[in-house]
Context: one part of a larger RNA
Molecule: small-subunit ribosomal RNA, 5' domain
Organism: metagenome
RNA sequence: GAGUGAACGCUGGCGGCGUGGUUCAGACAUGCAAGUCGAGCGGGAUUUGAUUGAUUGAUCCUUCGGGUGAAAGAUAUCAAUGAGAGCGGCGAACGGGUGAGUAACACGUGAGCAAUCUACCCUUAAGUUCGGGAUAGCCCGCCGAAAGGCGGAUUAAUACCGAAUGUGGUCUUCUGUCCAUGGCAGAAAUACUAAAGCUUGUAAUGGCGCUUAUGGAGGAGCUCGCGGUCUAUCAGCUUGUUGGUGAGGUAACGGCUCACCAAGGCUAAGACGGAUAGCUGUUCUGAGAGGAUGAUCAGCCACACUGGAACUGAGACACGGUCCAGACACCUACGGGUGGCAGCAGUUUCGAAUCAUUCACAAUGAGGGAAACCUUGAUGGUGCAACGCCGCGUGGGGGAUGAAGGCCUUCGGGUCGUAAACCCCUGUCACCAGGGACUAACCGUACGGUUUGUAGCCGUACCUGAAUUAACCUGGAGAGGAAGCAGUGGCUAACUCCGUGCCAGCAGCCGCGGUAAUACGGAGACUGCGAGCGUUACUC
Numbered sequence: 001g002a003g004u005g006a007a008c009g010c011u012g013g014c015g016g017c018g019u020g021g022u023u024c025a026g027a028c029a030u031g032c033a034a035g036u037c038g039a040g041c042g043g044g045a046u047u048u049g050a051u052u053g054a055u056u057g058a059u060c061c062u063u064c065g066g067g068u069g070a071a072a073g074a075u076a077u078c079a080a081u082g083a084g085a086g087c088g089g090c091g092a093a094c095g096g097g098u099g100a101g102u103a104a105c106a107c108g109u110g111a112g113c114a115a116u117c118u119a120c121c122c123u124u125a126a127g128u129u130c131g132g133g134a135u136a137g138c139c140c141g142c143c144g145a146a147a148g149g150c151g152g153a154u155u156a157a158u159a160c161c162g163a164a165u166g167u168g169g170u171c172u173u174c175u176g177u178c179c180a181u182g183g184c185a186g187a188a189a190u191a192c193u194a195a196a197g198c199u200u201g202u203a204a205u206g207g208c209g210c211u212u213a214u215g216g217a218g219g220a221g222c223u224c225g226c227g228g229u230c231u232a233u234c235a236g237c238u239u240g241u242u243g244g245u246g247a248g249g250u251a252a253c254g255g256c257u258c259a260c261c262a263a264g265g266c267u268a269a270g271a272c273g274g275a276u277a278g279c280u281g282u283u284c285u286g287a288g289a290g291g292a293u294g295a296u297c298a299g300c301c302a303c304a305c306u307g308g309a310a311c312u313g314a315g316a317c318a319c320g321g322u323c324c325a326g327a328c329a330c331c332u333a334c335g336g337g338u339g340g341c342a343g344c345a346g347u348u349u350c351g352a353a354u355c356a357u358u359c360a361c362a363a364u365g366a367g368g369g370a371a372a373c374c375u376u377g378a379u380g381g382u383g384c385a386a387c388g389c390c391g392c393g394u395g396g397g398g399g400a401u402g403a404a405g406g407c408c409u410u411c412g413g414g415u416c417g418u419a420a421a422c423c424c425c426u427g428u429c430a431c432c433a434g435g436g437a438c439u440a441a442c443c444g445u446a447c448g449g450u451u452u453g454u455a456g457c458c459g460u461a462c463c464u465g466a467a468u469u470a471a472c473c474u475g476g477a478g479a480g481g482a483a484g485c486a487g488u489g490g491c492u493a494a495c496u497c498c499g500u501g502c503c504a505g506c507a508g509c510c511g512c513g514g515u516a517a518u519a520c521g522g523a524g525a526c527u528g529c530g531a532g533c534g535u536u537a538c539u540c
Base pairs, nucleotide, nucleotide: 001540002539003538004537006536007535008534009533010532013392014391015390016389017388018387019385020384021350026348027347028346030345031344032343035090036089037088040087041086047080048079049078050077051076055072056071060067061066097303098302099301107227108226109225110224111223112222113221116220117219118218121216122215124213125212126211127210128209129163130162131161132160139152140151141150142149143148168193169192170191172188173187174186175185176184177183178182197208198207199206229275230274231273236266237265238264241263242262243261244260245259246258247257248256278300279299280298281297283292284291285290305326306325307324308323309322328339329338330337331336356382358381359380360379364378365376366375367374368373395425396424397423398422405416406415407414408413429481431476432475433474434473435472439467444462445461446460447459448458449457450456484529485528486527487526488525489510490509491508495524496523497522498521499520505512506511
């Protein structure tokens, strides 16, 4: 000099864009953060309409027996609506957070898998046949304070099971070919191996599915070369250890696991141990080489109260799933239960220190759905903080009697200083009033065209905005509302007076102060930067 996720002191007008628990991976009240599909299924609370019209019975008539029958309306049927819960499907493995662990194929980079898997999506080919038995829910009964559980009866499916078929696929053999323990292609033979329906329409048919395979896309797994911390005051380490045979296991290779056999394997180019640490693109600095760094943003990894385990699934050994153990906390009728903010806000603790218990799904994206749409603390916005960067303003022109006043003075004057007053203007920002886009395209509705068609497609109109009391534009008023901080001995730009008297104090280094202090304190003047300026800490 440059820099920072900064903090502290003094000061503080506006806007744009960013950033904001670096410490306790401490503990957490409350709310929300993952749902969706009725076009898979049984069912159906509620509400509305139409028909029905038991019953009550206003009014009027009356010979007081009754007749009339407005209005209300039980019940039943039909139609529409479709809450909550349940079975089923897909999603919940994404998105969001954190950096504790990890010195490792964790990361980066370059290769390899002839040793692999892959839901949804795309492509191509073939199929979607016939049956069956249950079980949630509902109903009834029971236990329990609750959480929840048990029994009986009954019911559905794109839930579950059996059979058929086999384009295909798997296993075996043969041939050809190649990158040759095997892959690919072709042939042969036996065995095994699938499925689910829903919906629109008068209908043909269309839409969405389901099954078996091929190829792809994207994703995932595994292997290897190289690269990037400190320590030798860590020198030897290792028994599933190193290799083989066989078996098991995995989607897959492999001591991954096991039985047997051999005795190997690593190491001064640093094994093993210890310490520290998420890695990278980057970021900061520097002429570069290099050094430092890993906040925000992006890629990968790891973790989800602590430790362990598997289940489901295409995918997890799963942050808002399950089980076991532990610590902690809460409820309890003492028998027993419940919980996990390193999601978004927020509380508390810690600390020099870090924000709102905000608005919206309008946009972008994600999940579900045929779709409308629903959900989304992702995201888009707003709020708070000079925390950072950038921009703007706090006025402009004229104005000498160089006013008053302050300070200095050799008492002549000098200086603050065109500075002020005063005159003439301007109107950024802030303020007030009015207007006011873009982000909106879809989707849907209506109409028209095409069409056999109400499907699909095309066109037109309408509809959809949290932000928005904003941006922006116009008008109004009025210089009005808007300047400080540090320094002035040298380094280092900027000097005098007064006070103090080795005192009080200053100080980054050299050093100032003991009666004329440009170094302490104050004043005036000056210098630097300016909504900031200094100090501290850390990096180069």